[in-house]
RNA sequence: UGAGUCGGCCGGGCGGCCGCGGCCCGCACCCAGUUCGGCUGAGCGUGUCGAGGAAAGUCCGGACUCCACAGAGCACGGUGGUGGCCAACAGCCACCCACGGUGACGUGCGGGACAGUGCCACAGAGAACAGACCGCCAGCGGCCCCUCGACCCUCGUGGUCGGGAGGUGCGGGUAAGGGUGAAACGGUGAGGUAAGAGCUCACCAGCGCGGCGGGCGACCGUCGCGGCUCGGUAAACCCCACCGGGAGCAAGACCAGACAGCUGACGGGUUGCUCGUCCGAUGUCAGCGGGUAGGUUGCACGAGGCGUCCAGUAAUGGGCGUCCCAGAUGGAUGGUCGCCGACGACAGAAUCCGGCUUACAGGCCGACUCAUUCG
Repeated sequence: UGAGUCGGCCGGGCGGCCGCGGCCCGCACCCAGUUCGGCUGAGCGUGUCGAGGAAAGUCCGGACUCCACAGAGCACGGUGGUGGCCAACAGCCACCCACGGUGACGUGCGGGACAGUGCCACAGAGAACAGACCGCCAGCGGCCCCUCGACCCUCGUGGUCGGGAGGUGCGGGUAAGGGUGAAACGGUGAGGUAAGAGCUCACCAGCGCGGCGGGCGACCGUCGCGGCUCGGUAAACCCCACCGGGAGCAAGACCAGACAGCUGACGGGUUGCUCGUCCGAUGUCAGCGGGUAGGUUGCACGAGGCGUCCAGUAAUGGGCGUCCCAGAUGGAUGGUCGCCGACGACAGAAUCCGGCUUACAGGCCGACUCAUUCG
């Protein structure tokens, strides 16, 4: 200098004017309420706070609340290398293994396929304890043909038996080679054979068993033995280990107000089922009809933010200091002007928190890798 990998951060800034929502304080009795107190609402003024890194998708995990006990069995669902972190998790950190990359690094829905069952399209002869299309073989049985010898007779171009050479799209042997496929039942070499083949042997690869060494562990290294080779798929059923009660802030609690009861069942709730358990006769449940669509709370101090020190490779944990940071319910954060910057993205809370995933214009910082050149 060029190409690239990973991580972190920002997401317009400052000022003036006007406006909106929450809270504190002050003013004022014009309006409504009133417990007659600026007490409440409404009003005015001052101060202060006022969306995000994803507030999103609602995919996981929890807090919180209720259902009244949550117990057992079955069913169902979830998770799945190892160790650690966390309130918890399908999250995070570190490591192992496999695959990809020259490398920094990336990806993995990563338990079990000798417990059992199922499936493996097309092509192909054959796809699980397989198969013989082409090819190769003639040792074995049959057949054809040639030849030699012996024997028989009806003496021929005859027959029978035996030996030898050759052939064989007959039975058969084979799985080296060709061909199909994502995958064809180890690879190379030698021996062996009719031809071949782990058939035998040497080395290599893989699997299993055992020993030794390292590691908390997943696992790694090494030595020996064995049969010689035993495919894949569990986001197919299934098996193993661990986890899971249900419903959700429209949860739930309180206040005010309105209304009209009637009918049926004897059982109903708890988890889908069974057992168990709890409640139950001015009771409970179900249905029809009627009424109300108001207010307060839950609800903003929290697994909280920032800074710093300590422990730890890290995730994370602990100590100290400091800060208070939206809380609506027709639902607030906007408009305009000036300067800088620049044409600016994705997008807006609704019970809260930790993650994951998805969207995103542009910009900043740091660490590392490869190539080339110069010193």
This is a predicted structure of a 375-nucleotide RNA (Bacterial RNase P class A) from Aeromicrobium sp.
Of the family's consensus pairs, 93% are formed in the model.
Its Rfam family is "Bacterial RNase P class A". The family's RNA type in Rfam is ribozyme.
It is recorded under the gene name rnpB.